Predicted 3D model of a 679-nucleotide part of an RNA (large-subunit ribosomal RNA, domain II) from a Saprospiraceae bacterium.

Context: one part of a larger RNA
RNA sequence: ACCUACGAGUUGCAUCCCGCCAGCGAGCAUAAGCCCUUCAGGGGCGCAUGCGCAGCGAAAGCGAGUCUUAACAGGGCGCUUAGUUGGCGGGAGCAGACGCGAAACCGAGUGAUCUACCCAUGGGCAGGCUGAAGUCCCGAUAGUCUCGGGAUGGAGGGCCGAACCGGUUGAUGUUGAAAAAUCUUCGGAUGACCUGUGGGUAGGGGUGAAAGGCUAAUCAAACUCGGAGAUAGCUCGUACUCCCCGAAAUGUAUUUAGGUACAGCGUCGCGGAGUGUGUGCGGGAGGUAGAGCUACCGAUAGGGCUAGGGGGCCUCACCGCCUACCAACCCCUGACGAACUCCGAAUGCCCGUACACAGCAGCGGCAGUGAGGCCCUGGGUGAGAAGGUCCAGGGCCGAGAGGGGAACAACCCAGACCACCGGCCAAGGCCCCCAAGUGCGGGCUAAGUUGAAAAAACGAGGUGGGGAUGCACUGACAGCUAGGAUGUUGGCUUGGAAGCAGCCAUUCAUUCAAAGAGUGCGUAACAGCUCACUAGUCGAGCGUCCCUGCGCGGAAAAUAAUCGGGCAUCAAGCCCGCCGCCGAAGCCGUGGAAUCGAAAGAUUGGUAGGGGAGCAUUGCGGCAGCGCCGAAGGUGCAGCGUGAGCUGUGCUGGAGCGGCCGCAAAAGCAGAUGUAGGU
Numbered sequence: 001a002c003c004u005a006c007g008a009g010u011u012g013c014a015u016c017c018c019g020c021c022a023g024c025g026a027g028c029a030u031a032a033g034c035c036c037u038u039c040a041g042g043g044g045c046g047c048a049u050g051c052g053c054a055g056c057g058a059a060a061g062c063g064a065g066u067c068u069u070a071a072c073a074g075g076g077c078g079c080u081u082a083g084u085u086g087g088c089g090g091g092a093g094c095a096g097a098c099g100c101g102a103a104a105c106c107g108a109g110u111g112a113u114c115u116a117c118c119c120a121u122g123g124g125c126a127g128g129c130u131g132a133a134g135u136c137c138c139g140a141u142a143g144u145c146u147c148g149g150g151a152u153g154g155a156g157g158g159c160c161g162a163a164c165c166g167g168u169u170g171a172u173g174u175u176g177a178a179a180a181a182u183c184u185u186c187g188g189a190u191g192a193c194c195u196g197u198g199g200g201u202a203g204g205g206g207u208g209a210a211a212g213g214c215u216a217a218u219c220a221a222a223c224u225c226g227g228a229g230a231u232a233g234c235u236c237g238u239a240c241u242c243c244c245c246g247a248a249a250u251g252u253a254u255u256u257a258g259g260u261a262c263a264g265c266g267u268c269g270c271g272g273a274g275u276g277u278g279u280g281c282g283g284g285a286g287g288u289a290g291a292g293c294u295a296c297c298g299a300u301a302g303g304g305c306u307a308g309g310g311g312g313c314c315u316c317a318c319c320g321c322c323u324a325c326c327a328a329c330c331c332c333u334g335a336c337g338a339a340c341u342c343c344g345a346a347u348g349c350c351c352g353u354a355c356a357c358a359g360c361a362g363c364g365g366c367a368g369u370g371a372g373g374c375c376c377u378g379g380g381u382g383a384g385a386a387g388g389u390c391c392a393g394g395g396c397c398g399a400g401a402g403g404g405g406a407a408c409a410a411c412c413c414a415g416a417c418c419a420c421c422g423g424c425c426a427a428g429g430c431c432c433c434c435a436a437g438u439g440c441g442g443g444c445u446a447a448g449u450u451g452a453a454a455a456a457a458c459g460a461g462g463u464g465g466g467g468a469u470g471c472a473c474u475g476a477c478a479g480c481u482a483g484g485a486u487g488u489u490g491g492c493u494u495g496g497a498a499g500c501a502g503c504c505a506u507u508c509a510u511u512c513a514a515a516g517a518g519u520g521c522g523u524a525a526c527a528g529c530u531c532a533c534u535a536g537u538c539g540a541g542c543g544u545c546c547c548u549g550c551g552c553g554g555a556a557a558a559u560a561a562u563c564g565g566g567c568a569u570c571a572a573g574c575c576c577g578c579c580g581c582c583g584a585a586g587c588c589g590u591g592g593a594a595u596c597g598a599a600a601g602a603u604u605g606g607u608a609g610g611g612g613a614g615c616a617u618u619g620c621g622g623c624a625g626c627g628c629c630g631a632a633g634g635u636g637c638a639g640c641g642u643g644a645g646c647u648g649u650g651c652u653g654g655a656g657c658g659g660c661c662g663c664a665a666a667a668g669c670a671g672a673u674g675u676a677g678g679u
Base pairs, nucleotide, nucleotide: 001679002678003677004676005675006674011095012094013093015092016091017090018089019088020087021086022085023084024083027051028050029049033045034044035043036042037041055062056061065077066076067075068074098237099236101234105227106226107225108224109223110222116201117200118199119198120197121196122195123194124193125191127160128159129158130156134152135151136150137149138148139147140146164188165187166186170183171182172181203219205215206214207213240614241613242612243611244610245609250263251262252261253260254259264369265368266366267365268364269363270362274360275358276357277356278355279354280353281352282351283350284349290343291341292340297337298336301333302332303331304330306327308326309325310323311322312321313320372397373396374395375394376393377392378391379390380389381388402413403412404411417592418591419590420589422588423587424586428582429581430580431566432565433564437579439578440577441576442575443574444573450568451567458553459552462550463549464548465547466546467545468544469543470542471541479537480536481535482534483533485510486509487508490504491503492502516531520529521528593604594603595602596601615668617665618664619663620662621661622660623659625657626656633652634651635650636649637648638647639646640645
């Protein structure tokens, strides 16, 4: 992992609520117990008691009323009648109460053969080294003291190191040889040493050179049994079929936030206009969007006028004057605000009314939900960040399959009862992968831009379209040839300054076809080159600016790239227009099923969940049957039913079995790291 078997809403109650069925009915019913009997159920007695038939008030009490009260106002609760008993079903309560699952708590016991400490009594420690005290002798000394030396002596939680005890390092081992070891290395090894035997201390207790260590492979409270099916607002699991409807992830409260109560939303029954939805018309509340502000509050840019203030001038002082300083009111121009409003929609909301449609409202039974999510829109928060967060309106996913989007819960199209080798469309597509146009007309793009993921400021004789303006056959623009001069090296400055370092100027004048007191390069300064300007040559368009289409650069990311790929250039890219086609579970057609409906016809996606109808299994009662001429069971084939399933038949098997009508359940397995066995 698989197979087989087992495996989870049950049972009890003089309990409560509701529905269905049945009996009796202003009544209904007996309970225990007793009697009879075909011994299996039945029949009878038993009216104790219970529910109902009257309520209101705290009560006295009154009574279809009563209480409140001064009240013969008002108001509250009642009356104008249906119950009760049993059976079955749906729920609730109390019980283990759908099943499995704790960590733990308590009680009574069992443990110190492991281990901790203690008591008693025994045992063990190769060999080597060191050489304390004491004692003796000798020397020093005046000296018994004291000091030195030698000998003797044999102390020590002394030294080295086996046994023994330990367990430092590394490796191996890690489904091991072993639920702690092996090898290597290392510590202690006469001591607070090691060890045999017997004995003692027990669970909130022991013991502990103390780690929360040890107390039998178990220890921040052992183990065994019991209370016990502890409790588990938690996790997991919860078994046949078909049909109808079909949610919620919100509000309020909560020692509450992953639970629960009530409401909301679902379903089933009653309920038929009291209700809902849509549209039209009529009426109404309101301060949002927008807008506005000498209409208030607040904020606010520039200017004018001008109080107040600052600065400057004047002055002994008071005055006075000036001010491209600050600045109130007022005036002109401009503009802002969720908590501003002189104004003010659209929608939405409320009421009435008409029409249409409606499984309406309401009451009762049973629920589930009370973690939501994404997209668009209006907002708060955040950073006008988030696949962020919090509201509101809508849609979808959730609980929705199908087609498109390369892939992709919620984006686009579209809501799947079943069948069809029929048709039409939607989104989206029509070169190939890949169904359908290498379709038609016009234009653009040259970047493979693009071809459904990207991008900005800014930069550029990319290229198309439009507009404005200037020059041009009396010859433009570009090129080429020639000229580009003179006063003069203007004046000043300066070492120099000559068109060209700088300063000045009435930048003048002359000759001219034209030529600046000079556009740039250049020189130390000159020189030199060149430009403006002019002529010639050439011969038709040439400049400048604005708007706009498509493109270019700007453009860096982590495994190898790519539009989904191939690949595509008057396109298979982009823009405009047109025709045709493909394309889904949409729509239509044909056949079929179910539900609702008198019919016509309509409807039939679905999680939690509500409701309905059935299939199968085991046993029981009744009725009628089958079976050794072969029951059940097993296995293959065929048929029937929407399905659970049912039937027939071959083989196997070898003794029981099914049908119909009812009844009762230990009544259906894929899951629970389910239990046991097997493979």
Rfam family: Bacterial large subunit ribosomal RNA.